[in-house]
About this RNA: This is a predicted complex of two RNAs, RNase P RNA and transfer RNA, with 402 nucleotides together.
């Protein structure tokens, strides 16, 4: 200087109007909506998307079903050793393959339990057999045994477990429309099956524990609130000649930081600052006027991974080729 | 939030306990018939098996991971 490898980080900024929405402190009615339960109205001060909020493809948190039990059986995971609440994530390592090389990629147990699968071509394809030449044997049909050539992905000795098993761990089911209350409404109704000789819970079947309802039709009611739920947390920022190859863990300060439910988080001006493109100044870096552009996307129980998607632009770290010295 | 199933030629759909060169109905062109046209009869063309990797001698077919459509569950009594 060219072409790579692999990591981290940012996602425009500032002003000025005018709006939405959450907390908080203060203050308010013989207020407002509303059948009610229950929301709301004013100042003032504050807080309002993300690396991915997405896809939901894993794992937990939490809540409900015996204070969650036992077996069958069904999923899932596979070197070693570790992180971690957990994991099919990470990390270090071995071992295979790929790349000249920095790196990359791996569903990498086990086929001396058992069972299945191999088109075409080939005499023969996993169970038995012979194409071709040699040797033995022979009751002259054959048997035994060595070598080779040819297909062919593989030729008798395996091979495929992202076939079906078999080993070892590991998993109870559901899922915030969990789930707990409030208030309203009513025909808390009728018919048929089923049921204390156990219905249903217990989402596949036994036990086993509980103990009266259950399931279909038909008809009717309601389509409202409030917790959960915005979190003191697997929580964020900073700092440690703290531990450790690391993932990660441990001290020490300091913070408290969206949250609805027709679903906020916005929309106009303007100034910068980035990129393109036209004209015009300048040998040349550059500059001056105008224009356009400024991604993927957007919380909805939280939380930790994976995978996708992205206009650009900053940071350091390694390769290989070339050239100088 | 949960559970699922689809994608194959322009439409509609076979084929998927793996095997070579992926079919079939309609409909498209071309010819024949016809004074024209349709009907009918011969033929042709016309696929990135949604997309990526992977396992495997070999993948539409089996395994992952995206991408696109779609469909079912859930109040009370």
């Nucleotide at each position: 200087g060219a072409a790579g490898c692999a990591c981290g980080c940012c996602a425009g900024a500032c002003c000025g109007c005018c709006g939405c929405u959450g907390g908080u402190g203060c203050a308010a009615g013989u207020c407002u909506c509303g059948a009610a339960a229950g929301a709301g109205c004013g100042c003032a001060c504050u807080g309002g998307a993300g690396g991915a909020a997405c896809g939901u493809c894993c794992g937990g948190a939490c809540u409900g079903c015996a204070c969650a039990g036992g077996g069958c059986a069904g999923c899932g995971c596979a070197g070693g050793a570790g992180c971690u609440a957990a994991c099919g994530g990470c990390u270090c390592u071995c071992c295979a393959c790929c790349g000249u090389g920095a790196g990359g990629u791996g569903a990498g147990g086990a086929u001396c339990a058992g069972a299945g699968c191999a088109a075409c071509a080939g005499a023969g394809a996993c169970g038995a057999g012979u194409c071709g030449c040699g040797g033995g044997u022979u009751u002259c049909g054959g048997c035994c045994u060595g070598c080779g050539g040819g297909u062919g992905a593989a030729a008798c000795g395996g091979g495929c477990a992202a076939u079906c098993u078999c080993u070892g761990c590991g998993c109870g089911c559901a899922g915030c429309a969990a789930c707990a209350c409030c208030a309203a409404g009513u025909a808390g109704g009728c018919c048929a099956g089923c049921g204390u000789u156990g219905a249903g819970g217990c989402g596949g079947c036994c036990c086993g524990c509980u103990g009266a309802g259950c399931u279909g039709g038909c008809g009717g009611g309601u389509a409202g609130g409030u917790g959960g739920c915005a979190c003191c947390g697997a929580g964020c920022c900073g700092g440690g000649u703290g531990g450790g190859c690391g993932a990660c863990c441990c001290c020490c300060g300091g913070c408290c930081c969206a949250g609805a439910u027709u679903g906020a988080u916005g929309g106009c001006g303007g100034u910068c600052a980035c990129a393109c493109c036209a004209c015009g100044g300048g040998c040349a870096a550059c500059u001056g006027u105008g224009g356009u552009g400024c991604a993927c996307a957007g919380a909805a129980u939280c939380c930790g991974g994976c995978g996708u998607a992205u206009c650009g632009g900053c940071g350091a770290g390694c390769u290989u080729c070339a050239c100088a010295c | 939030c949960c559970a699922c199933c689809c994608g194959u030629a322009g439409c509609u759909c076979a084929g998927c306990u793996g095997g070579a060169u992926a079919g079939a109905g309609c409909g498209a062109u071309g010819c024949c018939c016809u004074c024209c046209g349709g009907a009918g009869g011969c033929a042709u063309a016309g696929g990135u098996c949604a997309c990526a990797g992977g396992u495997u001698c070999g993948a539409c077919u089996c395994c992952u991971g995206u991408c696109g459509g779609g469909u079912g569950g859930g109040c009370c009594a």
Rfam match: Bacterial RNase P class A. By type it is a ribozyme. Rfam describes the family as follows. Ribonuclease P (RNase P) is a ubiquitous endoribonuclease, found in archaea, bacteria and eukarya as well as chloroplasts and mitochondria. The prediction has a mean pLDDT of 79.